[in-house]
Context: one part of a larger RNA
RNA sequence: CCAUUUUUAAGGAACUCGGCAAAAUGACUCCGUAACUUCGGGAUAAGGAGGGCCUUAUUAAUAUUUAUAUUAUUAAGGUGGCACGAAAUCGGGGGUAGCAACUGUUUAACAAAAACACAUGACUUUGCGAAGUUGUAAAACGCUGUAUAAGGUCUGACACCUGCCCGGUGCCGAAAACUAAAAGGGAAAGGUGAAUUAUUUUUAUAAAUAUGGAGCUUCAAACUGAUUGUUCGGUAAACGGCGGUCGUAACUCUAACGAUCCUAAGGUAGCGAAAUUCCUUGUCCACUAAUUAUGGACCUGCAUGAAUGGUGUAAUGACUGCCCCGCUGUCUCAAAAAUGGAUUCGGUGAAAUUGAAUUCUCCGUGAAGAUGCGGAGUAUUAGCACCUAGACGGGAAGACCCUGUGCUUCUUUACUAUAACCUUUUAUUGAAUUCUGGUUUUUCUUGUGUAGAAUAAGUGGGAGUUUUAUUUAUUUAUGAUUUAUCAUAAAUAAAUAAAGCGUCAGUGAAAUACCACUCUUGGUCUACUGGAAGUCUAACCUUAAUCUUAAGGAACAUUGAAUGGUGGGUAGUUUGACUGGGGUGGUCACCUCCUAAAGCGUAACGGAGGUGUACGAAGGUAAGUUCAAAUGGUUUAGAAACCCAUUUUUGAGUUUAAUGGCAUAAACUUGCUUGACUGUGAGAUAGACAUAUCUAGCAGGGACGAAAGUCGGUCAUAGUGAUCCGGGAGUACUUUGUGGAAAGGCUCUCGCUCAACGAAUCAAAGAAACGCCAGGGAUAACAGGCUAAUAACUCCCAAGAGUUCUUAUCGACGGAGUUGUUUGGCACCUCGAUGUUGAUUCAUUGCGUCCUGGGGGUGCAGAAGCUCCCAAGGGUUCGGCUGUUCGCCGAUUAAAGCAGUACGUGAGUUGAGUUCAGAACGUUGUGAAACAGUUCGGUUCCUAUCUAGUGUUAAUGACGAAAAAUUAAAAGGAUUUCUCUCUAGUACGAGAGGACCGAGAUUAAGCAGACCUAUGGUUUAUCGGUUGUAUUGCCCUAUGCAUCGCCGACUCGCUACGUCUGCAAGAAUAACUGCUGAUAGCAUAUAAGCGGGAAAUCUUCCUUAAAACUUAUUUUUACUUGCGUAGAAGACUACUACGUCGAUAGGCAAUUUAAGUUCUUUAGUAAUAAAGAAACUUUUUUGU
Repeated sequence: CCAUUUUUAAGGAACUCGGCAAAAUGACUCCGUAACUUCGGGAUAAGGAGGGCCUUAUUAAUAUUUAUAUUAUUAAGGUGGCACGAAAUCGGGGGUAGCAACUGUUUAACAAAAACACAUGACUUUGCGAAGUUGUAAAACGCUGUAUAAGGUCUGACACCUGCCCGGUGCCGAAAACUAAAAGGGAAAGGUGAAUUAUUUUUAUAAAUAUGGAGCUUCAAACUGAUUGUUCGGUAAACGGCGGUCGUAACUCUAACGAUCCUAAGGUAGCGAAAUUCCUUGUCCACUAAUUAUGGACCUGCAUGAAUGGUGUAAUGACUGCCCCGCUGUCUCAAAAAUGGAUUCGGUGAAAUUGAAUUCUCCGUGAAGAUGCGGAGUAUUAGCACCUAGACGGGAAGACCCUGUGCUUCUUUACUAUAACCUUUUAUUGAAUUCUGGUUUUUCUUGUGUAGAAUAAGUGGGAGUUUUAUUUAUUUAUGAUUUAUCAUAAAUAAAUAAAGCGUCAGUGAAAUACCACUCUUGGUCUACUGGAAGUCUAACCUUAAUCUUAAGGAACAUUGAAUGGUGGGUAGUUUGACUGGGGUGGUCACCUCCUAAAGCGUAACGGAGGUGUACGAAGGUAAGUUCAAAUGGUUUAGAAACCCAUUUUUGAGUUUAAUGGCAUAAACUUGCUUGACUGUGAGAUAGACAUAUCUAGCAGGGACGAAAGUCGGUCAUAGUGAUCCGGGAGUACUUUGUGGAAAGGCUCUCGCUCAACGAAUCAAAGAAACGCCAGGGAUAACAGGCUAAUAACUCCCAAGAGUUCUUAUCGACGGAGUUGUUUGGCACCUCGAUGUUGAUUCAUUGCGUCCUGGGGGUGCAGAAGCUCCCAAGGGUUCGGCUGUUCGCCGAUUAAAGCAGUACGUGAGUUGAGUUCAGAACGUUGUGAAACAGUUCGGUUCCUAUCUAGUGUUAAUGACGAAAAAUUAAAAGGAUUUCUCUCUAGUACGAGAGGACCGAGAUUAAGCAGACCUAUGGUUUAUCGGUUGUAUUGCCCUAUGCAUCGCCGACUCGCUACGUCUGCAAGAAUAACUGCUGAUAGCAUAUAAGCGGGAAAUCUUCCUUAAAACUUAUUUUUACUUGCGUAGAAGACUACUACGUCGAUAGGCAAUUUAAGUUCUUUAGUAAUAAAGAAACUUUUUUGU
């Protein structure tokens, strides 16, 4: 010194973020018990009272031995103590808010909570082979349950309630239309292509070119085609949302009222500066001496609000605020004691750390904070015990921050996939029937403008055609019989006759009979192919354990394949760079100018602007012309219209920014035109490259011009995009046996705000405080450094204020500086760690001084002030609120100073704030999450090697040695202040008031040192009282344990709350103020000379101190380790006393002191009381 424990005067929360910790309360019996209440509680509410032991009596129960015991009860009397539940065990209480109803659960090891759960309520899914969940499946759970059941979501007892919005997003439903896949379908087109056809060539066979049917083949349109989507409706206890402006009432204010805009609807009830309120410490009231807290109100709700539940609420809570009572060492302000460490000795014996060390201070320097560099100073050597300021101490390749074409997890309307689910097709998959489509074949039918006979489908042909009757001929069928004919009937053909319709006429765009082909409408037949419905049973499925039959379902379902949809359920990834840190903002390519330093080039989140075009004329050429402005003149006519003159000379114009150009025009006008050409290209310029730019000339064929000539766009410089991929035109270079084709190549051309513009992909956003890794002081937050815009302070000038008067005091507009203290700037040390606000403890320095001291001025009468100069010796309060620094407030004070010291000080303390993980509110976000917003909760490690510091020893040194004493170069300390009395109620002043200077006093406060006589505390020495229990056989006595068991008292010692002490003066000076006095016959405190003058400085005073190393002075004399006994000395050492020539310690004896104990006697039934005697215990002194 630390830990654990005991006690504490007076005060009693003044401590502190906060009563943290401690103290206090406590069990039992009796009395008594509020608000409120869900009537159960609250409640052990609160608040009171009692108790031992002895004697006597009483009552009850139990047991048996039946008159005893035990347990409990009641009453009376007695008795001792400080205290009778005597120890141990054993609630502090109350009031009022917030949150959560409650008991419960949770982050094993920093969070126990307001979080989770919960009973209750609601919505929703599910009819049983249930939904849901797990699984590839079989199967299992759900459940041996069945809607009073099971799953999911939200809410969270109870009471009163739960408003409006369906526009968005979800979910549910509907189905007319639109949209859409596979599949079906197969128009059209392409390729090939013996034959065919055409043309050309050939004497001819034949060849070439083109065409092209069949077949094969490529591509494939219409149409059919389901969920989904569009659409319509419903749904908020689904996700969610719930406005603005203006005016108006007889003071003012306000607005019941009105107007207007927008919306899906505009926040209702309730609550409200709240766990939600930024401003904010809102305002008022209460509580307090004083309140950023707390309670009650108000309502201006940044940003309350109704099952993401709103508002209340008894009870409950190791929850979170605030207040009161009690209580206390939390504090004022500390002290003493016990035990264990530390310390010393004996034994045993780790760790981190460690480049090497012979390891000082100050000032400076320096990668910007030096034991190690420079200079100066200081320093004899070595231990031990302490301390923790430094060694940017140790520990952990910083968790904050940034970087990485790092990682992981999470989210979603990021991208891309995908399980699962839904859908359709097809296979498994069969039979018969009904209804109904499509295509096709046959056949019939349908068609109304006006005019016209009248319902003209279209085109073409066309002069005839249709019907009936009779006759003839042929054929076929039936019947009869002669078997060869007849009769009847039907069909075909021809002829004749009659009738109709045409031709003609007329109308009209078109004219009719009849025939052919075709369109349209609707049927029919053939063939093919779809759709729907019910029926059947044999696939398949189900049930009865299994099997066979039987029954039920049934071509559905199931399962496979294909298809479209849905799909953070799952997965893989992406989510740019620059950047005076990062983020937010801004920017990213090209053109012009300045910066740019007279070649070119040249950076910045430097200063200014433009571009992502335009134009068939705004191009080419030939010819011609001169603009703008001002002044004067002039009808309408004005400042500006057209005209004339003059002046001026590029100020105009040039598609457009700027620059450079351009009047010989590149500007303006007109004519003719297309060179806004094709193929090339010597040579240059710029550039890392890729590319970009200029360009004479040549060839072709052109325009204009009489010609020379000019023309390969525009006065020049912006108007843009590599490669891949794909399209179009051309070419005919390749053609996977050959011929073709497909495909590719080449030339021209089209498609990118690939604008992050040299373009990573066809295709990509976020969160992380649960985070991780690699790195960075290449880069931020703290601190240091540099700087000094800002800040603070000073000075100069002096407009003005000050009645007058710049400067008693204040001082505008301006100017010049100082400091390094604020806010910043920079990014230089440190990211293989320099711990961050405030408080506390301990300080130390500066002075621009808050007080005290000395002075000048004053708009200084005195007193009290204002201002300036000198001055840093000392001092510079306690509380309320808040985490606060700060600040406000209360009460004092001589005063309640400002700054620096890593915003001094965490290897000294604290941890309330900030700044991890939990949770909530408001707000933002679809969400994960987030917030210099709020709120409740939340691990602070280190045994000290060196330096520095505080102590304490050892060694050596000092011209012989030792002991004792002294001086002091040097270092340090101390140095205060108020009040009062006298002078004096004087000076001053009208009065009120009221001194300087000087003399003195003690009190009070603070600080420092010493001490313990008294006072107080402690006093585990000691004495005594006493409870429970155990032991000494019992009684007596004594002892152990229970915090020293508890309680009372107290010596020594140590202590404060106690007592004592802390004086006066001198020297030289500061500001200031003087004497004499010249330069300068004066004046002048100065130039020579001489003074006064302050708590500052130096002495005086106190402490350390000869190690002051060139080694001080005086006196006396031989000295001492070890060992032993000790100590008012002490960690160990050391120091001091003594050691037989001895009282050093213990023992013994005597003495002294206080209370008690024991014994005896007496009194009492007893507890106990009184008197006497003797011994014992602590202390003092003396002797031995």
Large-subunit ribosomal RNA, half B from Chloropicon mariensis, 1184 nucleotides, folded computationally. The RNAcentral record of the full RNA draws on ENA. A source record names the gene rnl. Model confidence (mean pLDDT): 81 of 100. It matches the Rfam family "Bacterial large subunit ribosomal RNA". Gene Ontology terms of the family: ribosome and structural constituent of ribosome.